[in-house]
Order: sequence, then structure tokens, then C1' cells
RNA sequence: GGGCCCAUAAGUUAAUGGAUAGACUUCCUGGCUUCGGACCGGGCAAUCGGGGUUCGAUUCCUCGUGGGCCCG
Repeated sequence: GGGCCCAUAAGUUAAUGGAUAGACUUCCUGGCUUCGGACCGGGCAAUCGGGGUUCGAUUCCUCGUGGGCCCG
């Protein structure tokens, strides 16, 4: 330098172009318990950035950024 893939809560991950972006773990909180754990209920928190297509973009296109693999 070239090709391919990936990027969503603190972490792991869902989401035919259309419901308030869903869940598990963590964290906070209530119940339960002698206390803790387990269990049950509630809560906080996310689409890597710019542009485009579209009535509508996490999704499609494009340019970047970061990461991984391969080739030279």
C1' cells in the first nucleotide's frame, strides 16, 4: 500500500427499514433473611464520528476514526 470483517449501557449481547432500542451481568434501591448469599420486585445507563438515500436509518450507501485477520 491492497483485500475482508467488526464497532449498541461499565461488561456480554439482541433488534424484517417502522412500538418508548430489548435482555443478561454489574451498580443503586425495596422485599425476604438474625446477618449475608440465593431468590422476588423496582431503577440508572447505550447505537464510534461526519455526510447521503428514505415519509422513516442501529439497519442501506459514502468518507473518516479505532480494532482484528489476510496479502504484498
The RNA shown here (transfer RNA) has 72 nucleotides and comes from a Candidatus Pacearchaeota archaeon. The RNAcentral record of the sequence draws on ENA.